[in-house]
Context: one part of a larger RNA
Order: sequence, then C1' cells, then structure tokens
RNA sequence: CUGGGCGUAAAGAGCGCGUAGGUGGUUUGUUAAGUCGGAUGUGAAAGCCCUGGGCUCAACCUGGGAAUGGCAUUCGAAACUGGCUGACUAGAGUAUGGUAGAGGGAAGUGGAAUUCCGGGUGUAGCGGGGAAAUGCGUAGAUAUCCGGAGGAACAUCAGUGGCGAAGGCGACUUCCUGGACCAAUACUGACACUGAGGUGCGAAAGCGUGGGUAGCAAACAGGAUUAGAUACCCUGGUAGUCCACGCCGUAAACGAUGUCAACUAGAUGUUGGGAUAUAAAAAAGGUUAGUGUCGAAGCUAACGCGAUAAGUUCUCCGCCUGGGGAGUACGGCCGCAAGGUUAAAACUC
Repeated sequence: CUGGGCGUAAAGAGCGCGUAGGUGGUUUGUUAAGUCGGAUGUGAAAGCCCUGGGCUCAACCUGGGAAUGGCAUUCGAAACUGGCUGACUAGAGUAUGGUAGAGGGAAGUGGAAUUCCGGGUGUAGCGGGGAAAUGCGUAGAUAUCCGGAGGAACAUCAGUGGCGAAGGCGACUUCCUGGACCAAUACUGACACUGAGGUGCGAAAGCGUGGGUAGCAAACAGGAUUAGAUACCCUGGUAGUCCACGCCGUAAACGAUGUCAACUAGAUGUUGGGAUAUAAAAAAGGUUAGUGUCGAAGCUAACGCGAUAAGUUCUCCGCCUGGGGAGUACGGCCGCAAGGUUAAAACUC
C1' cells in the first nucleotide's frame, strides 16, 4: 500500500458557510472519451511454463510452442458512465396564507432579595460552628419599622417542554433581524450532496484599554482542627465575576455516535401544525414535523442500539494502526502574553 476499522477497546475535526475536487434524478436523439469485441504491429534474447532432442541418467545444453497481464494503429458495438442536444417533475428552490418558539442584536422598564447609608423604636448581646475562636456591638450592634443609594441575577410559570449549526439561550415592553414547521395551489426545471485548502462563529478561565463593583470569591490575612494542616470548617478579603471595544480559540466543546439520501414490525408519552367527524368542546381514529420511553427483525466482544440505528445500502470528508517517551522536543504558522496549532525520534516494555 492493500485490507480492517472509528458509542465504551486506538480512532468523528467544537460547529457552520463554502473554493477546487469527488459524487449525482427521469427521459429523447446524437457522439464514441471511458467500456466491450475483432484484426494487425510491437512486446529483444536468455530465464519461468508446456512439449521434443543431446550428454549412459540428472544437473546442464538444445529445437519448437505458449506466455509476455502492456502499448500503438485500425475496423466494429452502443447497454452503462462521460460529452453535446431536446424534454420532464418525484430532488432542490421560489411565491401565497398561517403557526409555535429562553433563536440573535439594541433601547427602555419592573418587582422580590442581599449589602450599604439616614432616621425612629429598643437593649446587651450578635454572629459562627461538631465545639469554639478570630470578627461585630454601650461611640448603641443584632432585631424591627420608614426612607434612600447602588450593582447583579430574574423565584413561581418550568416540563427526558421550546429555540438554535454548535457554543448556548429564561422577568416585562418596544424596535431591528435569522431560521423552522404546516396546508393548498402556482412557478423555476437538477439549479443538488459532500467538501482538501480557505473563511466565520465558538462555554469557562485568561489577556489589553477604559468604566463599574451589591453579592460571591482564586490569591492573601486571621481563627480553628491536627503530630503537622501551605487543606477541608469559620471570620474577613483582592483580582475576577458585570459593561464597552479588542484579543485568546481551548473543554468530559459528549449522544464520547461526521454529513446527505433511501429502505426496514410494533407499543406508548409529549410539543407544534393541517384535515375528518361532531351543534360546540372534550375524547376518538388518521396525517405531518420534532422530542422521549420500551421493543420485532437485524447488528454488537459484550454492554447495548433498534425509523432520532450502533439495522440494510449509497455519497463525500475527517481520523486510527501496541503501551510509555508525548500531544512532548525541534522547526514553521498564530498570539501582547498565557499559550495554541502542526508534530517526531532516540530509548524502553
């Protein structure tokens, strides 16, 4: 390399968009590049193989044949693939009418709670814990009532509920905006799928500049515990958490399961939307798009998966090839840095 694989053994890129490339629906005619058939030429000799001959046999030598999987020329075939051409509507898309939604961005608003500040009432404790202490409090705390300030997060509703490609998204209102689904028609007519490079998005932490800071809280300080306690517990507390702009580009970024398409028993719950029936509602049987549970066949080493497949097939991409060394060194690229990405070998078992 071929082969074999990728839920858990090594292995699906965190997720999109998309270039080249690869692959591609039904049908008419044509072409003859691929494909298939015939012929000719060539494919040195020797060797291998088959069949004869010569050394008394054999090795060895030698005659003939076959083979030489290929290439070229030429004559044909036209089913399939490709090219050209005309048509089609089942893929894909557009239009019309509806529906649901924490999808995204911006602005504004709200109530509960914590903390702080001012005032009233009130007096000796509060707080904390396994027990305590540090801490707070007669300069009046804790508790309670009224008023104010400010920041952050949005209880109930809430649901294997919804939306989004993923990361993710949850108070309310307005504006801007993306996608999905359903029903019935009309239109375009293969416009499609995948996608090396490329490009965009991408939790938390971290970084830069400027704001903000109620609560929480790395670091740090103190009190305990302990043989010790650089911890677990307690009292404090700074970065940070929040906002704007710009970086970083990683996660058990998980369904540890790439994408598109087709096919293959059922049962049951739930979300969105049509249609039927009914006077209406509910219930009912049926349909479509999601989201769960259980299961037939089948698959699997087993666990399990099972129309949301890990079943049966197809397209394209990514990735794996014993453990350690190592996702490291060196070099390249990227980054302000932290570091990221690409990625070995010696040696060893």

This is a predicted structure of a 349-nucleotide part of an RNA (small-subunit ribosomal RNA, central domain) from an uncultured prokaryote. It matches the Rfam family "Bacterial small subunit ribosomal RNA". Model confidence (mean pLDDT): 88 of 100.